[in-house]
RNA sequence: GGGCAGUUAGCUCAGCUGGUAGAGCAUCGCCCUUACAAGGCGGGGGUCAAAGGUUCGAUCCCUUUACUGCCCA
Numbered sequence: 001g002g003g004c005a006g007u008u009a010g011c012u013c014a015g016c017u018g019g020u021a022g023a024g025c026a027u028c029g030c031c032c033u034u035a036c037a038a039g040g041c042g043g044g045g046g047u048c049a050a051a052g053g054u055u056c057g058a059u060c061c062c063u064u065u066a067c068u069g070c071c072c073a
Base pairs, nucleotide, nucleotide: 001072002071003070004069005068006067007066010025011024012023013022019056027043028042029041030040031039049065050064051063052062053061
């Protein structure tokens, strides 16, 4: 330099063939216990990497950029 994949909650990852964004773990509260752990119930937390475009509507499609990984040279 060329190609491919990825970027979504604190962490690990889903998501939909375009229509109000989810799970597990973690965290907080309550229940249970003499207490702790385990267990049960509930809550908070997101500019969906950034900018532009298409569209009535974009996490999703198109373009560019940034970062990470892999392959080729």
Molecule: transfer RNA
Organism: Bacteriovoracaceae bacterium UBA2394